[in-house]
RNA sequence: AGGGUUUGAUCCUGGCUCAGAACGUACGCUAGCGGCAGGCUUAACACAUGCAAGUCGAGGGGUAUAGUUCUUCGGAGCUAGAGACCGGCGCACGGGUGCGUAAAGCGUAUACAAUCUACCUUUUACAGAGAGAUAGCCUUUAGAAAUGAAGAUUAAUACCUCAUAGUAUGAUAAUAAGGCAUCUUAUUAUUAUUAAAGCUUCGGCGGUAAAAGAUGGGCAUGCGUUUUAUUAGUUAGUUGGUAAGGUAACGGCUUACCAAGACUACGAUAAAUAAGGGUCCUGAGAGGGAGAUCCCCCACACUGGUACUGAGACACGGACCAGACUCCUACGGGAGGCAGCAGUGAGGAAUAUUGGACAAUGGAGGCAACUCUGAUCCAGCCAUGCCGCGUGCAGGAAGACUGCCCUAUGGGUUGUAAACUGCUUUUAUACAGGAAGAAACACUCCCUCGUGAGAGAGCUUGACGGUACUGUAAGAAUAAGGAUCGGCUAACUCCGUGCCAGCAGCCGCGGUAAUACGGAGGGUCCAAGCGUUAUCCGGAAUCAUUGGGUUUAAAGGGUCCGUGGGCGGACUAUUAAGUCAGAGGUGAAAUCCCACAGCUUAACUGUGGAACUGCCUUUGAUACUGAUAUUCUUGAAUCUAUUUGAAGUGGGCGGAAUAUAACAUGUAGCGGUGAAAUGCAUAGAGAUGUUAUAGAACACCAAUUGCGAAGGCAGCUCACUAAACUAGUAUUGACGCUGAGGGACGAAAGCGUGGGGAGCGAACAGGAUUAGAUACCCUGGUAGUCCACGCUGUAAACGAUGAUCACUCGUUGUUGGCGACACACAGUCAGCGACUAAGCGAAAGUUUUAAGUGAUCCACCUGGGGAGUACGCUCGCAAGAGUGAAACUCAAAGGAAUUGACGGGGGCCCGCACAAGCGGUGGAGCAUGUGGUUUAAUUCGAUCAUACGCGAGGAACCUUACCAGGGCUUAAAUGUAGAACGACAGUUUGGGAAACCAGACUUUUUCUUCGGACGGUCUGCAAGGUGCUGCAUGGUUGUCGUCAGCUCGUGCCGUGAGGUGUCGGGUUAAGUCCCAUAACGAGCGCAACCCCUAUCUUUAGUUGCCAGCGAGUAAUGUCGGGGACUCUAAAGAAACUGCCCGCGUAAGCGUGGAGGAAGGUGGGGAUGACGUCAAAUCAUCACGGCCCUUACGUCCUGGGCUACACACGUGCUACAAUGGUAUAUACAGAGAGCAGCCACCUGGUGACAGGGAGCGAAUCUAUAAAGUAUAUCACAGUUCGGAUUGUAGUCUGCAACUCGACUACAUUAAGCCGGAAUUGCGAGUAAUCGCGCAUCAGCCAUGGCGCGGUGAAUACGUUCCCGGGCCUUGUACACACCGCCCGUCAAACAAUGGAAGCUGGGAGUACCUGAAGUCGGUCACCGCAAGGAGCCGCCUAGGGUAAAACUGGUAACUAGGGCUAAGUCGUAACAAGGUAGCCGU
Repeated sequence: AGGGUUUGAUCCUGGCUCAGAACGUACGCUAGCGGCAGGCUUAACACAUGCAAGUCGAGGGGUAUAGUUCUUCGGAGCUAGAGACCGGCGCACGGGUGCGUAAAGCGUAUACAAUCUACCUUUUACAGAGAGAUAGCCUUUAGAAAUGAAGAUUAAUACCUCAUAGUAUGAUAAUAAGGCAUCUUAUUAUUAUUAAAGCUUCGGCGGUAAAAGAUGGGCAUGCGUUUUAUUAGUUAGUUGGUAAGGUAACGGCUUACCAAGACUACGAUAAAUAAGGGUCCUGAGAGGGAGAUCCCCCACACUGGUACUGAGACACGGACCAGACUCCUACGGGAGGCAGCAGUGAGGAAUAUUGGACAAUGGAGGCAACUCUGAUCCAGCCAUGCCGCGUGCAGGAAGACUGCCCUAUGGGUUGUAAACUGCUUUUAUACAGGAAGAAACACUCCCUCGUGAGAGAGCUUGACGGUACUGUAAGAAUAAGGAUCGGCUAACUCCGUGCCAGCAGCCGCGGUAAUACGGAGGGUCCAAGCGUUAUCCGGAAUCAUUGGGUUUAAAGGGUCCGUGGGCGGACUAUUAAGUCAGAGGUGAAAUCCCACAGCUUAACUGUGGAACUGCCUUUGAUACUGAUAUUCUUGAAUCUAUUUGAAGUGGGCGGAAUAUAACAUGUAGCGGUGAAAUGCAUAGAGAUGUUAUAGAACACCAAUUGCGAAGGCAGCUCACUAAACUAGUAUUGACGCUGAGGGACGAAAGCGUGGGGAGCGAACAGGAUUAGAUACCCUGGUAGUCCACGCUGUAAACGAUGAUCACUCGUUGUUGGCGACACACAGUCAGCGACUAAGCGAAAGUUUUAAGUGAUCCACCUGGGGAGUACGCUCGCAAGAGUGAAACUCAAAGGAAUUGACGGGGGCCCGCACAAGCGGUGGAGCAUGUGGUUUAAUUCGAUCAUACGCGAGGAACCUUACCAGGGCUUAAAUGUAGAACGACAGUUUGGGAAACCAGACUUUUUCUUCGGACGGUCUGCAAGGUGCUGCAUGGUUGUCGUCAGCUCGUGCCGUGAGGUGUCGGGUUAAGUCCCAUAACGAGCGCAACCCCUAUCUUUAGUUGCCAGCGAGUAAUGUCGGGGACUCUAAAGAAACUGCCCGCGUAAGCGUGGAGGAAGGUGGGGAUGACGUCAAAUCAUCACGGCCCUUACGUCCUGGGCUACACACGUGCUACAAUGGUAUAUACAGAGAGCAGCCACCUGGUGACAGGGAGCGAAUCUAUAAAGUAUAUCACAGUUCGGAUUGUAGUCUGCAACUCGACUACAUUAAGCCGGAAUUGCGAGUAAUCGCGCAUCAGCCAUGGCGCGGUGAAUACGUUCCCGGGCCUUGUACACACCGCCCGUCAAACAAUGGAAGCUGGGAGUACCUGAAGUCGGUCACCGCAAGGAGCCGCCUAGGGUAAAACUGGUAACUAGGGCUAAGUCGUAACAAGGUAGCCGU
């Protein structure tokens, strides 16, 4: 000091969350020791038991009991002396708790001239005389007890009376001095009044009065001291005065009378919460949070009230009364108060022993000894915290074994770790020794001194505790865990699991290869602890004083006026409140900090210093602010003179249009829409003309124009009113700015009353559209819109930008003034706009009209939703407006910009994309593939385009992967180990469907250095799998798409994602090229290079060719020969917009021209950029992982892949005359062939068969067909069409039943050109015709791949459909429109509001009653008296009654909101979202 998390990515805003520290914690796992601290935060809940306040015999009466002496044995004396009683002092301290209390409290400072103070200290004075009781004791007596009652008798330092009394106290007066108003002090005079106690060991201890001190209180005042305004008014002893009473003392403290005040927006009153402070935690600090332990103060003592005693209390372990609760009881009555120390129950996540001692410190009493002391000092329990120590150290590599991992003959890691060797002994254990804390008091002795103190010596006293500490002994011996390892955040692998189980602080992980779950190995961090949880501060500048914001992210009030408040121009003077400086007092101690010191160290503790940032007093300074006073003119206002405008209010006037009415002309439609219909119209509409009436709005001018505070304002004109600017610089002299509350104004809609009502037009009605259409469109139409008066008070009331003042580069337009006459002009003032610099800003943007730089004041914001909702209050006739939450829920919501994608956005361009054409598909029959169904199986894969005559270029067996049945356990390869053998193999028999099983026979006997080699057989390991995962993969392939795109380096721009380049203007088939240019270059694509084809040349000339020469035949390059031609196959040439014309800067273009076989990439092929589709393929192959192993492997037989109600795709053949049939006849190219192609001959109607030449092929093998010629058929289910079926055959093959092809004869079905829809094709193309090949025994081939023959039509063009490219625009999309997303309803869950009611709580008011008790009065009873009992009165705790308010809980029912992988209905928003959206009503 920051990090994670919104996005495809970016910058910002903004919340959530983490890392740190702390704790009176609690919980989980674990645990060796010690020191020092701490330990009911909850029920101020209830308490059994014990203890916590007594002491004094030197105040008094008195004496149980014990000892002793005497004794008449009854008793008496002496010594010690209990319990109880009278009396004195103490019990008001110490200890506990935090209920109440927002002030009678606390903190700090001041004051008392308004006060008290026992014990203590100092000083002065005094202590004389007397009287009567009473407790106790004794007797009697009531009661269960607690507790009494009566009688007799008695004492005091108990009580009472008298005396004494100034230099005491009080009052009055005078004088003097002082102060602070009342006054105070001193002196004098007068007057009034109160005292006392004894005891004794003779040393002393006490008593009374007064003064002073000290200590401790009391009271008063200033300042500070939580939240809520959804608490705005409160108060009758209330505020003040006079008098009296009361108090230690002032005072409405109390009473009587008089006055009507007092407090409050600087927050009264009310409500809620809470003891306050020193301090503690955190933080850089300012702050924020807390108020345990320790210290100070306050309050309380079961709840409430009351007084008594006393120096002090309205009293924790005192009293009285009332109440609640508990206990005892003989039922009549009584007793009690742990928020003292222990302890118990209860509550709770949770907090200790019914311990020891007064040894120390302190307290009470006492002369003292001493007694008491749960204060205190110690010990016990608890890792609750802080601190310290230890669990060993050194060597030791075969880097051991195990474990774990891997690319696995091997390596890595655990790991110097262990074993092993040596060393040490803190701690624990055992034994032994053993403290400090103790100083005193008292007593004895002694010294000083002189009558009471001080110093010294001796003696005595230890709970803790035989503790701390020290020594000795033995031996590594007695001692390590917890959390975590996806990122934040240090630390990684394997196995298991398979959106399950689970994890999680946030993001998130888990759906078969999980570093995130569980386990293991390993690592990391801390360590006797480690984690988790709760809370608080920090990080959070996320409430911002230090130190934030408000155009668009949350946030400027709709606008103006103005009260309080805040702030405020220039000069001078005075003052000294703020401000600054010095000094003094105080700021308790402890704490924090620094230094030193004591425990072995540290924690801890001690001593000293500093500090305590504060408050008060005082002295000075005077710049600034304030206050007072005198001036000033520049701020502000006034005046004079013009000017300006849709500024406002009221009146008058005007024309166009519309509607209606009347009349006229006139006839069939009008109107409306995408198209229609409703509607109007022959009862005369619409159209046209004339006239009349009505209401509303004011075309053109008209404009980034003007005016107004905003809302808003528009025909012309009049009256009234307001404003602004300019010029002058005449007047006043700071009169100013802002503005909480408050007031006024305030669009539209809406409300009330009364008018008005042409047009438009919510609601409503009808017609359309639609799946629906409560909408969009159409026809009507009420309220309303208009006027007057009143209310409402809101808008996306927006510049989403508060008002005012000052300052800060420029360019340009425009409105109104001034600018000597001018309609011209430099300039200037006030407005309204555009652009732009610096600056600012997250960016977009803004920029003298700031969102820049400063100043003042106001308003507002603090994550999204819930919600501008609920409740309460105010306003309103209502609608509603204003103010304005919480529970709950999410980890985002949001702003700007970027790249894509998309749009029923735009622009440009291309493509058989459309259009123009030709031919098809979809209808029929068949073939083939697919789906579905069926089946034992119908093996598997491919499924929009990009599956469906696809993998398959050929399923009868085989193939074959499927099914049924029967077998085998290893067919084949390789290696290794072991065993036996010398082979193997052939023939054959039986069973069987075969595989296979069981035999028989024959041939046999390898090489050798005798070690073995070689060979097969058997056995073990190694195999095998068309089993799964194409979503683990490689390779291959499809598609966008042969579309023109996709990128990089450097530079530049931007905070950044990114952009530029690649855009723009042209051009092209093309990111092809040219020009321009913050870009310059480059790469992959395009093109070219490659192949075929079209022309020519050269070379070569067989198996090809044959012009010329020769030979031969019925005929044929048949033969000799030839290279001319064709052809074959090698090399070359040729085409490049090269030339001309036109246009153009150029690139290039032109149905331009020439030449040329070919002309503008000549035609075709191969060639497929970056990427997309988790596209296809684990069944071509390869491969990770998983799975099977007498089976999911393998062999065999048979079956299936060929099923068949049906649906779809792709094809073939047709429906005929451009045709069919018959006969005759012409012309190809490419390819194939020896288990082959097969001439020719014979047989057969034929498929074919039997013979049989040639050819491993430019040599041999093959009728090309359409075409042409002739004939026939005449429009029909036919001489079209050929399915289906029957019979008979041929061929292949081990075998044609399931399930082959072909032939012949017979049979002759559907079909007469095909609905919606849809497809191919741009020239040698479509269409049409045949030929060949692969696979192959044969073939279901009409398929696929090739070849040639014949050979068209059309393209105006780019509006539309589809696809694509570039630019631009919008976006709430980024899984990218097959996107996103809204609302009702249905279901589950939790929270909240309302609500008839039900039930609590506290506080207050009124009335009634009223204990104890103080005070007052009375008093016939008691007392000599003082006085007391009694009675009466006032007040009051409590109780009762009543009404209302406040605040909780609960509730039938009800409302909206939230949330929840896959519910329903629609599609409102995001693109022009398909009716632009949004705001108010």
The prediction has a mean pLDDT of 81.
The RNA shown here (small-subunit ribosomal RNA) has 1481 nucleotides and comes from an uncultured prokaryote.
RNAcentral holds the sequence, with entries from ENA.
Rfam family: Bacterial small subunit ribosomal RNA. Its family is annotated with ribosome and structural constituent of ribosome in the Gene Ontology.